[in-house]
RNA sequence: GAGUCGGCCAGACAGUCGCUGGCAGCAUCAGCUGCGAGAGGAAAGUCCGGGCUCCACAGGACGAGGUGCCAGGUAACGCCUGGGGGGCGCGAGCCCACGGAAAGUGCAGCAGAAAGCAAACCGCCUAAGGCGCGGCGCUCCGGCGCUGCGAACGGUAAGGGUGAAAGGGUGCGGUAAGAGCGCACCGCGCGCGUGGUAACACUGCGCGGCUAGGUAAACCCCGCCUGGAGCAAGGCCAAAUAGGAACCCCAUGGUGUGGUCCGCACCGGGUUCGGGUAGGUCGCACGAGGCGUUCGGUGACGAACGCCCUAGAUGAAUGACUGUCGGCUGCGUUCUCGGACGCGGCAACAGAACCCGGCUUAUCGGCCGACUCGU
Repeated sequence: GAGUCGGCCAGACAGUCGCUGGCAGCAUCAGCUGCGAGAGGAAAGUCCGGGCUCCACAGGACGAGGUGCCAGGUAACGCCUGGGGGGCGCGAGCCCACGGAAAGUGCAGCAGAAAGCAAACCGCCUAAGGCGCGGCGCUCCGGCGCUGCGAACGGUAAGGGUGAAAGGGUGCGGUAAGAGCGCACCGCGCGCGUGGUAACACUGCGCGGCUAGGUAAACCCCGCCUGGAGCAAGGCCAAAUAGGAACCCCAUGGUGUGGUCCGCACCGGGUUCGGGUAGGUCGCACGAGGCGUUCGGUGACGAACGCCCUAGAUGAAUGACUGUCGGCUGCGUUCUCGGACGCGGCAACAGAACCCGGCUUAUCGGCCGACUCGU
């Protein structure tokens, strides 16, 4: 100088004015005074997992959804830790849905001759067979035998070309030319052995010429997990109005119109009870809680002991302003070249709402520790 991993902070202090709870005092109708407390590392997204609450539930099977190397941690997890395998990096380290493709079904654009019980475009080959043209011999004149040449019917997956991929690789033998066709070594698969709790590993032994390409965040198969809804859960207290139930009273009644009567119109009245609504209150801040020490463990984490109590709103408080100091940064001056001084600018992401454990995403600037590479 360039990087990797882990942890931490998220301006400090003072003053003034507010806001929401708690406690104490005064009032007791509203309220007033004092003391003390008052957002986060992500409070976020609501993506997983739990606690808690209500509902459902004998048991079993099917289905649906999730999950997926192994072992451990945990209340639990799709999280974390350690290990195995694969990939990237010189390295510290980082990344991976990483079970099964010899159970079945499906899919594969373009290019290419051929892409799924493979395929012959160029190239290579003429040994055998077939075809064509010759030569020689025989002939019962139909052909037959031997032999040469050609073409590529054919053979060939070594070489070229296409492709992400052309059905193991290198070499020797072999062949007409080739080819696991044969052999050696390497690779691959299967079985056994050894090591490991296991995933897996092995310079181990044997078998198989390789039959069995890819794709399962395609269907599917296998193992494991999962009842539903959520604090607007749910419990308690409880108006006004309307409606309901029971009991009692009245029908010679009551209300309205109206000065009164008649008339006309409308109609029972009272008490008690229970359910629901508005509203209030609990849930709701002592919890898988925090901090410290020691011990066990590689670690995640666990155990013991000690100390501490730390927001609780409900249109929703946790704020605003001023001053001083500090942080970063731009310009200028100076200079002992590392700073000093002056002027100016910037200070993030964001905000509890029942509570925890995670993951993911956002984030000005800074600090600490361990490690790697280069000079």
A computed fold for a 375-nucleotide RNA from a soil metagenome, annotated as Bacterial RNase P class A. It matches the Rfam family "Bacterial RNase P class A". From the family's description: Ribonuclease P (RNase P) is a ubiquitous endoribonuclease, found in archaea, bacteria and eukarya as well as chloroplasts and mitochondria. Gene Ontology terms of the family: ribonuclease P activity, dimeric ribonuclease P complex and tRNA processing. The family's RNA type in Rfam is ribozyme. RNAcentral holds the sequence, with entries from MGnify.